A computed fold for a 476-nucleotide part of an RNA from an uncultured bacterium, annotated as small-subunit ribosomal RNA, 3' major domain. The coordinates come from a structure-prediction model, not an experiment, and the mean pLDDT is 83. The full RNA is in RNAcentral, with records from ENA, Greengenes and SILVA.
Context: one part of a larger RNA
């Protein structure tokens, strides 16, 4: 001076508490341990590993096993020589390489070469998801968006150091005002920056019958840019204005107008440092290993195994429900080797057909929860669908190991979950559907998007983790 303390004092935070849903019990997805195996590739390990790295493992990926190859090599430069009937396309054969057919026959030039590709030899070298993240660089994670971390000059002390940052209010904040051997200044903190909530302008290949004509009753047409909406430009919130409180400050409680009030809701935006955290398999790179292999090709198989055990999640146990019938209302996104209407076929998954659209014009697209009718009556059931069992569809070279989806039949376990433990304070929790990326095909995960739309918060005494002040100290 710091860590720490079942020392004190102050505060804060979904920490509790008050409340709702839920995990923990089932069945299945999913990741991990374990075990198993030729191989089950390798990384992540309290919180901050475990639906994670992978935004997507039949082959490829692929890094692992096995078997059959290759050795200057799949991949890059450089040397000697050689060819330009070499080299490529196709095609036949092979798992793959060797091979065999057919076809074609570089470019420039000062005629010396050059310049491209390709063989062949012999090195230099290429290669390595092999090691160490405890050599490292980037990069992230974390404590914590917590309000903290520091410095110069004084000034104080032998000195390490303190001071200022302590103190009295106040604030979401070292934030702001007082006071003070301090005066100041930097990195945080706020703004500045994006979305969202209102109006106004400018614009009108979407919206509008709002005014008006026409109409096949469809914004379809003419016509109109008033509204909606869209995307540019500005407004517009700043304790500004009133009243209490308060040290007449900062501010604090409360009105008022306002679309919106006290940082107006989200986001982005992480300070000096922590933890020798986490990445050498993103890249990059120091040393060390391998060099006919620890490199490369390929063909099969595995990563998908399975007495179990944990995480994470999805589906339920039903009447606030389940089932049929026939109605309504989104936002945001995708689309050219792609989206794909229509129609025809089919119980369907989907097939044919192919308008129309590189997209406020066509498509994906049906929005589902909801309302309305009707039917089931509390049952392992018209819940609740795991397995299985036929018989199909699609996507791929190929769906045995291993895809997803369809009918039809099967109809398990499950009656609300024990100790224990998550989240969440409002357009939130719950709860309904939609869309994306990846991606040939493959979501119950992710990362958006809208609909329905709640209780509860008296306090801070206790649990946890923080910030400051102070004290004791057995630590450094």
């Nucleotide at each position: 001076u710091g860590a720490c303390g079942g020392g004190g004092a102050c505060c804060c935070g979904c920490a509790c508490a008050a409340g709702c849903g839920g995990u923990g019990g089932a069945g299945c997805a999913u990741g991990u341990g374990g075990u198993u195996c030729a191989a089950u590739u390798c990384g992540a390990a309290g919180c901050a590993a475990c639906g994670c790295g992978a935004a997507g493992a039949a082959c490829c990926u692929u890094a692992c096993c096995u078997g059959g190859u290759c050795u200057u090599g799949a991949c890059a430069u450089c040397c000697c020589g050689a060819u330009g009937a070499c080299c490529g396309a196709c095609g036949a054969g092979u798992a793959a390489u060797g091979u065999c057919g057919u076809c074609u026959u570089u470019c420039u030039u000062u005629c010396g070469g050059g310049a491209c590709a390709u063989c062949c030899c012999a090195g230099a070298c290429a290669g390595g998801u092999g090691g160490u993240g405890c050599a490292u660089g980037g990069u992230u994670g974390u404590c914590g968006u917590c309000a903290g971390c520091u410095c110069g000059u004084g000034u104080c002390g032998u000195g390490a150091g303190a001071u200022g940052c302590u103190g009295g209010g106040u604030u979401a904040a070292g934030u702001c005002c007082c006071g003070c051997a301090a005066c100041g200044a930097g990195c945080g903190c706020a703004a500045c920056c994006c979305c969202u909530a209102u109006c106004u302008u400018c614009a009108g290949u979407a919206g509008c019958c709002a005014g008006c004509a026409g109409u096949c009753c469809g914004g379809c047409u003419g016509g109109g840019c008033a509204c909606u909406c869209u995307g540019g430009a500005g407004a517009g919130a700043c304790u500004c204005c009133c009243a209490g409180g308060g040290a007449u400050a900062a501010c604090c409680u409360g009105g008022a107008g306002g679309a919106a009030g006290g940082u107006g809701g989200g986001g982005a935006u992480g300070a000096c440092g922590u933890c020798a955290a986490a990445u050498c398999a993103u890249c990059a790179u120091g040393c060390c290993c391998c060099u006919u292999a620890c490199g490369a090709c390929c063909a099969g198989g595995g990563c998908u195994a399975c007495a179990c055990a944990c995480g994470u999640g999805c589906u339920a146990c039903a009447a606030u429900g389940g089932c049929g019938u026939a109605a309504a209302c989104a936002a945001a996104g995708g689309g050219a080797a792609g989206c794909g209407a229509u129609c025809a076929c089919g119980u369907g998954a989907g097939u044919g057909u192919g308008a129309g659209c590189a997209a406020a014009u066509c498509u994906c697209a049906a929005a589902a929860a909801u309302a309305a009718c009707g039917u089931c009556u509390c049952a392992g059931u018209u819940c609740g669908g795991a397995c299985u069992g036929u018989a199909g569809u699609c996507c791929g070279c190929a769906a045995c190991u291993c895809g997803a989806c369809u009918a039809c039949a099967u109809g398990a376990a499950g009656c609300u979950g024990g100790a224990a433990u998550c989240g969440c304070u409002a357009g939130u929790a719950a709860u309904c559907g939609c869309g994306a990326a990846u991606c040939a095909g493959a979501a119950u995960g992710u990362c958006g998007c809208g609909g329905u739309g709640a209780a509860c918060a008296c306090g801070u005494u206790c649990c946890c983790g923080g910030c400051u002040c102070u004290u004791g100290c057995a630590c450094a």